This is a predicted structure of a 138-nucleotide RNA (c-di-AMP riboswitch aptamer (ydaO/yuaA leader)) from Fictibacillus phosphorivorans. The sequence was found by an Rfam model in a public genome assembly.
[in-house]
RNA sequence: AUUUCUUAAUCGCUAAAACCAACUGGUGCGGGGGAACCAACGAAUGGAUUAAAAAUCCAUGGGGUGAAUCCUUUUAGGUAGGGCUACUCAAAGGCCCGAAUCCGACAGCUAACUCCGUAAGCGUUUAUGAGAAGGAAG
Numbered sequence: 001a002u003u004u005c006u007u008a009a010u011c012g013c014u015a016a017a018a019c020c021a022a023c024u025g026g027u028g029c030g031g032g033g034g035a036a037c038c039a040a041c042g043a044a045u046g047g048a049u050u051a052a053a054a055a056u057c058c059a060u061g062g063g064g065u066g067a068a069u070c071c072u073u074u075u076a077g078g079u080a081g082g083g084c085u086a087c088u089c090a091a092a093g094g095c096c097c098g099a100a101u102c103c104g105a106c107a108g109c110u111a112a113c114u115c116c117g118u119a120a121g122c123g124u125u126u127a128u129g130a131g132a133a134g135g136a137a138g
Base pairs, nucleotide, nucleotide: 011123012122013121014120018027019026020025028118029117030116031115032114033113038108044060045059046058047057048056061106062103063102064101065100070078071077072076081097082096083095084094085093087131088130089129090128092126
């Protein structure tokens, strides 16, 4: 001097997921349910029953959080969409994600009201324009 690994602190990133306090707590942030008005209300498909239809029964459902949906030659590839690139914004280039899970036949919107969450996981930096802030020297 270079590379790799580990630990601690500071700082930073995804996300609502932080702070105060020590009271099973509060503040802030985030999510669900829930009127009027509006919207919607063709109820869909298949099977069974029935002379036939209606009706009834069975099956396929439906909905929430989230960027995370959809397609194909399907275990791979692409894609709607989303994130990072260290003062902020814009654009360019670069690097990534495009999951998972919950409710349990059931929920449109929704004031009052009401019920919950505040986890988890990580370590990016290329330079251009505009703006802002700070420092040093005089």
Rfam family: c-di-AMP riboswitch aptamer (ydaO/yuaA leader). From the family's description: This family represents a conserved RNA structure found upstream of the ydaO and yuaA genes in Bacillus subtilis and related genes in other bacteria. The ydaO/yuaA element is thought to act as a genetic 'off' switch for the ydaO and yuaA genes in its native state. The prediction has a mean pLDDT of 76.